[in-house]
Context: one part of a larger RNA
RNA sequence: CCCAUAGUAAGACGGAAAGACCCCGUGGAGCUUUACUACAGCUUGACAUUGCGUACGUGUCGCGUGCGUGCAGGAUAGGUGGGAGGCUAUGAAACGGUCGCGCCAGCGGCCGUGGAGCCAUCCUUGAGAUACCACCCUUACGCGAUAUGUGCGCUCACCAGCAGGUUAUACCACCUGUCUGGGACCGUGUCUGGUGGGUAGUUUAACUGGGGCGGUUGCCUCCUAAACGGUAACGGAGGCGUUCAAAGGUCGGCUUAGCCCGGAUGGAAAUCGGGCUGGACGUGCAAACGCAUAUGCCGGCUUGACUGCAAGGCUUACAAGCCAAGCAGGGUCGAAAGACGGAGUUAGUGAUCCGACGACUCAGUGGGGAUAGGUCGUCUCUCAACGGAUAAAAGAUACCACGGGGAUAACAGGCUUAUUGCUUCCAAGAGUUCACAUCGACGAAGCAGUUUGGCACCUCGAUGUCGGCUCGUCGCAUCCUGGGGGAGGAGCAUCUCCCAAGGGUUUGGCUGUUCGCCAAUUAAAGCGGUACGCGAGCUGGGUUCAGAACGUCGUAAGACAGUUCGGUCCCUAUCUACUAUGGG
Numbered sequence: 001c002c003c004a005u006a007g008u009a010a011g012a013c014g015g016a017a018a019g020a021c022c023c024c025g026u027g028g029a030g031c032u033u034u035a036c037u038a039c040a041g042c043u044u045g046a047c048a049u050u051g052c053g054u055a056c057g058u059g060u061c062g063c064g065u066g067c068g069u070g071c072a073g074g075a076u077a078g079g080u081g082g083g084a085g086g087c088u089a090u091g092a093a094a095c096g097g098u099c100g101c102g103c104c105a106g107c108g109g110c111c112g113u114g115g116a117g118c119c120a121u122c123c124u125u126g127a128g129a130u131a132c133c134a135c136c137c138u139u140a141c142g143c144g145a146u147a148u149g150u151g152c153g154c155u156c157a158c159c160a161g162c163a164g165g166u167u168a169u170a171c172c173a174c175c176u177g178u179c180u181g182g183g184a185c186c187g188u189g190u191c192u193g194g195u196g197g198g199u200a201g202u203u204u205a206a207c208u209g210g211g212g213c214g215g216u217u218g219c220c221u222c223c224u225a226a227a228c229g230g231u232a233a234c235g236g237a238g239g240c241g242u243u244c245a246a247a248g249g250u251c252g253g254c255u256u257a258g259c260c261c262g263g264a265u266g267g268a269a270a271u272c273g274g275g276c277u278g279g280a281c282g283u284g285c286a287a288a289c290g291c292a293u294a295u296g297c298c299g300g301c302u303u304g305a306c307u308g309c310a311a312g313g314c315u316u317a318c319a320a321g322c323c324a325a326g327c328a329g330g331g332u333c334g335a336a337a338g339a340c341g342g343a344g345u346u347a348g349u350g351a352u353c354c355g356a357c358g359a360c361u362c363a364g365u366g367g368g369g370a371u372a373g374g375u376c377g378u379c380u381c382u383c384a385a386c387g388g389a390u391a392a393a394a395g396a397u398a399c400c401a402c403g404g405g406g407a408u409a410a411c412a413g414g415c416u417u418a419u420u421g422c423u424u425c426c427a428a429g430a431g432u433u434c435a436c437a438u439c440g441a442c443g444a445a446g447c448a449g450u451u452u453g454g455c456a457c458c459u460c461g462a463u464g465u466c467g468g469c470u471c472g473u474c475g476c477a478u479c480c481u482g483g484g485g486g487a488g489g490a491g492c493a494u495c496u497c498c499c500a501a502g503g504g505u506u507u508g509g510c511u512g513u514u515c516g517c518c519a520a521u522u523a524a525a526g527c528g529g530u531a532c533g534c535g536a537g538c539u540g541g542g543u544u545c546a547g548a549a550c551g552u553c554g555u556a557a558g559a560c561a562g563u564u565c566g567g568u569c570c571c572u573a574u575c576u577a578c579u580a581u582g583g584g
Base pairs, nucleotide, nucleotide: 001584002583003582004581005580006579007578008577010576011575012574014571015570022405023404024403025402028400029397031395032394035202036201037200038199039198041195042194043193045191046190047189048188049187051154052153053152054151055150056149057148058147059146060145061144062143063142064141065140066139068137069105078136079135080134081133082132085119086118087117094113095112096111097110098109099108100107101106158182159181160180161179162177163176164175165174166173205217206216207215214234218240219239220238221237222236223235241386242284243343244342248302249301250300251299252298253297254296256280257277258276259275260274261273262272282291283290285348287346288345289344306329307328308327309326312323313322314321318387331340332339333338355379356378357377358376359375360374362373412459413457414455415454416453418452420448421447422446423445424444425443429439430438466541467539468538469537471533472530473529474528475527476526479504480503481502482499483498484497485496486495487494506520507519508518509517510516547565548564549563550562551560552559553558
């Protein structure tokens, strides 16, 4: 070195299972609810099935009988018209009783007595007799018709019971009955209002240095932006979701602000004069850029904050957005030239559909009309997730499942090294004196890759995760043992530095613990790496499935780096590696 046998399990990111964690899918499911929308169920009312009678009430109509008070005025004048007479022996005035109304003044009805008169025309009033007649208004009563409501009663629909019968002998079903009870209710049907996780179908956004929580989502201004334009980030700063009938148009006029000097009250600052700087003032509102010939400020007259168009351009994937000479109409201001189709400019916003309103010399389905429709103008969205999925929508899943992703998190590795550990430099100071025996501020330069992180590069068709046990192996920034230097080293101790990794580096109590605290030892009880070494070696106490409970949160389903009890750890070794033995 080769071969064989027996072994060990460190590696083959070993085998097994298209990862259950995490994210994604305008993918799914069982669950919840004060998500949305339906449906069952329950319920309200109307009508039908549904008939009779009676009492009371209400509405309308008809007839009759009454009622009607401002002030003035004989006095309780409803309106208008006619009207000079009307009522009375078929019983007037007056009186008594009683009933009703009432604005307490009176008015009306009935009965009795009574036995012949009473009222109008005349005065006051806008209007003259309820003297009388007619038509009406308000309101009350009576009668009738009609409609309707409520209560009560009835029996004939309808329901139930009982008895008898038929029948597969069994609940049931059917037939019969001067039977019994209920009864036009109940039940049922159609329409209708409500209620309705009982059931069902669904929705429940995206961006995101993983996801969630938070924040954001459209538009304007500046920087980033690399001197045209454009340009990203959860980069740095701010604004908008309007306002103005003048803050628009035009014609004419004016010049702000600050500083210095001077000047009564008067001051830092009011108003006045002079000078200097020059745009710093002002511009409705953020910023940028403009503006003094002013776009700033004041006044006069006004409505162009027009109608019909539009050459040509800017911007731009589209759709949008923006500028615009010029022409026509009819105007405003100006002597005129001319200016004017809103505002110093850039924000102040919303497509399409459905619908509404106005207009139109549009159209009119055999012809005439009308409706629907079209065109022009206008209106209704924090459709703000602002190119707007619907008119209309929230959660939970540890009971979960599927398709995918190392496009994306948790472990480990990698890169980085802020953080962490260690070293060095400077030396203010402490050290009685003396920076450097020892310690060393403010700072600076490195190294390491053990912490917490950042990044998201291999792995999601799986790289098993804390701690313990077993078994190691390496580094040295050395805990002990060894060799040296210095000391603020008398000695014993001790401090510090240099060399040094050969060997060693305990046992218990508590806790799942690593760690830590404690107890007793020891020469010492080192710090780290090894997939925070080691689960195809063991364990399984912790974490991290399904059960259950507490506290808390939530309406609930459920949830909690909160707690608690419980909870399946598979693999016969092919190769590499190593051990032992034998053979060549």
The part of an RNA shown here (large-subunit ribosomal RNA, domain V) has 584 nucleotides and comes from a Candidatus Saccharimonadia bacterium.
Its mean pLDDT, the model's own confidence on a scale to 100, is 83.
The sequence was found in a public genome assembly.